[in-house]
RNAcentral holds the sequence, with entries from MGnify. c-di-GMP-I riboswitch aptamer from a soil metagenome, 82 nucleotides, folded computationally. Rfam family: c-di-GMP-I riboswitch aptamer. Rfam describes the family as follows. GEMM was predicted in a large-scale screen for bacterial structured RNA regulatory elements. Genes associated with GEMM are involved in a diverse array of functions, including chemotaxis regulation, signal transduction, secretion and chitin.
RNA sequence: AAAAGGCAAAACCAGAGCGAUCUGGUGACGCAAAGCCACGGGUCCGCCGCCGCAAGCGGCGGCGGACAGCCGGGUUGCCGAA
Numbered sequence: 001a002a003a004a005g006g007c008a009a010a011a012c013c014a015g016a017g018c019g020a021u022c023u024g025g026u027g028a029c030g031c032a033a034a035g036c037c038a039c040g041g042g043u044c045c046g047c048c049g050c051c052g053c054a055a056g057c058g059g060c061g062g063c064g065g066a067c068a069g070c071c072g073g074g075u076u077g078c079c080g081a082a
Stems, first nucleotide, its partner, number of pairs: 006031002011026006029069001035075003039072003042067011
């Protein structure tokens, strides 16, 4: 290579959370690490402060979170013919 096997997006249902989002079920858009780790960047959420505002909200900073199916990095690892 081939074959076996694995994971499961959106949507819907049930539950947890203020929220991002998570868990279970149904379901497959995709995935060779779509296993694991928030270390760097990024995005998103909550709270606080400051600034701006056409008063709808927006920007910046701090703190605490979420995303590993955004990118990078780290780490472990299945099958594997000639």